[in-house]
Context: one part of a larger RNA
């Protein structure tokens, strides 16, 4: 020097990515207790205060010899003398220090996600992820739909649309805008396309004949090949419908009595050109935007502003009490986290054996 521990003069996070680790906080009883709110909470909020021992008065209670009272008895009741709980009030005694020892919450303010309780990465991730109760679309009429089996058969379900399957979203307020051009789904079947099949035209092979002097030629029936028109369902072309279906939601120019900016105007594409509401945000490149709050000083935080590179409405938007071992910023209390380290206890380590 290392490892667990203990104590520390002044200070009080200056350490540090970050208060990370330690400290502090801590039981009962009284006294108080805010903003906000879903009226349940918040909440033990915060923040005081008491607490040991002997005495001595006091109320309420347990028990109950004996006696007494009351009743027709069973039995009650209160007394007296005790033992004994809690608990109030007074007086006093010690000590540095009376929940004397262990156990036994630090706390506040503000913003961000997640409504919560719950679940995960068995063994580097506990979360803002995943479930969730609620909402909504959709399929399903019962031999349901769906799932597993080649089947038979099981599950759904000994249920029956207030049921059951899938999908999405995630309590709760308040809302959820345009768009059906493309891609899915439904729906309708007039047209067009279109298999397999049926269907059997033409062709072609063989050949009895048949005709030539011969080469060769022509061929009927039977096999056989090859296969035209024609009929022909879904599908998809068309055609309509649908967004809590997959999704998508513009450019340019001008224009007001300072300037500036443009309620207005023009023009071009689009299917339609992002409405409420947010908004340098878990999204903001330029970024430490700009302006305020907080510090002396603040790339963070918190209110704004909008110039949204590239927010936006159930891959939900904006809120939101209560809750988070949840991440972010500030603050009291607190301290060896520092300034700056000392000192002790017990290990491990050296050396000898």
């Nucleotide at each position: 020097a290392c490892c667990a521990c203990g104590u520390u003069a002044a200070g009080g996070a200056a350490c540090u990515c970050g208060g990370c680790a330690a400290a502090a906080u801590a039981g009962u009883c009284c006294c108080g207790u805010a903003a906000c709110u879903u009226c349940g909470g918040g909440a033990a909020a915060a923040g005081g205060g008491a607490c040991g021992c002997u005495c001595c008065c006091g109320a309420c209670g347990g028990u109950g010899a004996g006696g007494a009272a009351a009743g027709c008895a069973a039995u009650u009741u209160g007394c007296u003398u005790g033992c004994u709980g809690u608990u109030g009030g007074g007086a006093g005694c010690c000590g540095c220090a009376g929940u004397g020892a262990a156990a036994a919450g630090g706390c506040c303010c503000a913003g961000g996600c997640g409504a919560c309780u719950g679940u995960u990465u068995a063994g580097c991730a506990a979360a803002a992820a995943c479930a969730c109760a609620g909402c909504a679309c959709u399929c399903u009429g019962c031999u349901a739909a769906c799932u597993c089996g080649c089947a038979a058969g099981a599950g759904g379900a000994u249920g029956u649309a207030u049921a059951g399957g899938g999908u999405g979203u995630g309590a709760c307020a308040c809302g959820u805008g345009a768009c059906c051009a493309a891609u899915g789904c439904c729906g309708a079947a007039a047209g067009g396309u279109c298999a397999a099949a049926c269907g059997g035209a033409u062709g072609g092979g063989u050949c009895a004949g048949c005709c030539g002097c011969a080469a060769g030629g022509c061929g009927a029936a039977g096999c056989u090949c090859u296969g035209a028109a024609g009929u022909g369902a879904a599908g998809c072309c068309c055609c309509g419908g649908u967004g809590a279906a997959u999704g998508u939601c513009g450019g340019c120019c001008g224009u007001a009595a300072c300037u500036a900016u443009a309620a207005c105007g023009g023009u071009c594409c689009u299917a339609a050109g992002g409405u409420a509401g947010c908004g340098a945000a878990a999204u903001u490149c330029c970024u430490u935007g700009u302006c305020g709050g907080g510090c002396a000083a603040g790339u963070u935080c918190c209110g704004a502003c909008c110039u949204g590179c590239a927010c936006g409405a159930a891959u939900c938007g904006u809120g939101u009490a209560a809750c988070g071992a949840u991440c972010u910023g500030g603050g009291c209390g607190c301290u060896g986290u520092c300034u700056c380290a000392a000192c002790g206890u017990g290990g491990a380590u050296c050396u000898c054996g």

Source information:
Predicted 3D model of a 353-nucleotide part of an RNA (large-subunit ribosomal RNA, domain IV) from Oligosphaera ethanolica. It was read from a public genome assembly.